The part of an RNA shown here (small-subunit ribosomal RNA, 3' major domain) has 491 nucleotides and comes from Blastococcus fimeti. Model confidence (mean pLDDT): 81 of 100. Its Rfam family is "Bacterial small subunit ribosomal RNA".

Context: one part of a larger RNA
RNA sequence: UGACGGAAGGGCACCACCAGGUGUGGAGCCUGCGGCUUAAUUUGACUCAACACGGGGAAACUCACCAGGUCCAGACAUAGUAAGGAUUGACAGAUUGAUAGCUCUUUCUUGAUUCUAUGGGUGGUGGUGCAUGGCCGUUCUUAGUUGGUGGAGUGAUUUGUCUGGUUAAUUCCGAUAACGAACGAGACCUUAACCUGCUAAAUAGACAGGCCGGCUUCGGCUGGUCGUCGUCUUCUUAGAGGGACUGUCGGCGUUUAGCCGACGGAAGUUUGAGGCAAUAACAGGUCUGUGAUGCCCUUAGAUGUUCUGGGCCGCACGCGCGCUACACUGACUGAGCCAGCGAGUCUAUCACCUUGGCCGAGAGGCCUGGGUAAUCUUGUGAAACUCAGUCGUGCUGGGGAUAGAGCAUUGCAAUUAUUGCUCUUCAACGAGGAAUACCUAGUAAGCGUGAGUCACCAACUCGCGUUGAUUACGUCCCUGCCCUUUGUACA
Numbered sequence: 001u002g003a004c005g006g007a008a009g010g011g012c013a014c015c016a017c018c019a020g021g022u023g024u025g026g027a028g029c030c031u032g033c034g035g036c037u038u039a040a041u042u043u044g045a046c047u048c049a050a051c052a053c054g055g056g057g058a059a060a061c062u063c064a065c066c067a068g069g070u071c072c073a074g075a076c077a078u079a080g081u082a083a084g085g086a087u088u089g090a091c092a093g094a095u096u097g098a099u100a101g102c103u104c105u106u107u108c109u110u111g112a113u114u115c116u117a118u119g120g121g122u123g124g125u126g127g128u129g130c131a132u133g134g135c136c137g138u139u140c141u142u143a144g145u146u147g148g149u150g151g152a153g154u155g156a157u158u159u160g161u162c163u164g165g166u167u168a169a170u171u172c173c174g175a176u177a178a179c180g181a182a183c184g185a186g187a188c189c190u191u192a193a194c195c196u197g198c199u200a201a202a203u204a205g206a207c208a209g210g211c212c213g214g215c216u217u218c219g220g221c222u223g224g225u226c227g228u229c230g231u232c233u234u235c236u237u238a239g240a241g242g243g244a245c246u247g248u249c250g251g252c253g254u255u256u257a258g259c260c261g262a263c264g265g266a267a268g269u270u271u272g273a274g275g276c277a278a279u280a281a282c283a284g285g286u287c288u289g290u291g292a293u294g295c296c297c298u299u300a301g302a303u304g305u306u307c308u309g310g311g312c313c314g315c316a317c318g319c320g321c322g323c324u325a326c327a328c329u330g331a332c333u334g335a336g337c338c339a340g341c342g343a344g345u346c347u348a349u350c351a352c353c354u355u356g357g358c359c360g361a362g363a364g365g366c367c368u369g370g371g372u373a374a375u376c377u378u379g380u381g382a383a384a385c386u387c388a389g390u391c392g393u394g395c396u397g398g399g400g401a402u403a404g405a406g407c408a409u410u411g412c413a414a415u416u417a418u419u420g421c422u423c424u425u426c427a428a429c430g431a432g433g434a435a436u437a438c439c440u441a442g443u444a445a446g447c448g449u450g451a452g453u454c455a456c457c458a459a460c461u462c463g464c465g466u467u468g469a470u471u472a473c474g475u476c477c478c479u480g481c482c483c484u485u486u487g488u489a490c491a
Stems, first nucleotide, its partner, number of pairs: 001491002003488003007485007016475002020439005027324003031320004035315002043054002065310005071304001076119005086113001089108002092105003123298002126296003132292001134286003137282003144183003148179002150159003162174001164173002188275005194242002198239004204233004209226007245268001247263006326432001330391007343377002352371003356367004398429001403424006445467008
């Protein structure tokens, strides 16, 4: 100087607690991991910081694994064989999963492209992340880190970087052997809120006007349509700007920094939410992202590559993330009715989002159109929700697992049932032990929806809106983090 302390003192955090909410842990199912099994069940990762993670939703491909079959894409150099042929390809029959001349029988064909040997290359989802780059994660979402000049000390080092107050903050005030600075914090960038102020708009609308309806108490109200026209920009879009700075007042406070309350205001928790994010580290993860890469291994009976089939899905069991429930704040039937993020037809055609009409119980099919998109799908007429009716606490019209049959769809291919629909079957589960997760406001929770992956397939992830609480507004008791002092036989 650090590290540690079942040492002390300050401060902080719903990956801590308190007050609570929703749960998980119990059931069924989905999915990941272990184990077992297996020809193979490819593999990495194991406290936070492995386990719906590798964007890992694998029927083939993917694919690395297994059982088998091909091919060479073995450059180049040297030597050899060699035009009297180095070599290549193949019908038929055997052989084979195979119409692989793979191999064999049999002969034809070809013409210096090859073949043999040695050296040397090349490829590798082969090994090593404990040889590495890069990227990421974590320490660590906290406030921390470091020179210069000066001071102290023989020196390692220290001061600056602090007794105190304050802040989300080493943020400021102040104190001061320090002064003046740098990185991080903040500022900055993106996004959501406000502008009847500016610029505008047949790819956004509004209001007049015309035409066609409905209801009319004849005053009007309301629906559709019209590029044939007018006026405008409130709503929509997106540019430039403005706007908040704790501004004003009161109280507290060194009358400082600031804190609390009120006012005005669209906005006063850093305005909300994100992005970016220091120094120093870890032998954290990744050689399976890469034509990033060292070394090692292998390299023709291949660990290269491709084809066929299987596997990654296997099931006495254990664990993790989840979905659906256990019902009446409900289930079912009918009616009403409202979103916001998106996305959509090439790269070189097959194709992508799909309206409307008809058929079908439905999944879906056929025929027609629109759209390379503020124009069409699409006002995505979403779900929860609201209003009626049925049910009546009965494992019941709760629940929908497991099975059987049939019909569709995607795909070359659906068996080990891709998925969907219909009928039948009607399991556990009557609120879950010890334990444990997340969360403070448009938040938790409920509800659907878009995108990613995608031929087909979400119980996943990333976004989006809709409905919208209870309870703190504190503390250091538990778990940890940051400072200061202190102890140490530790480094």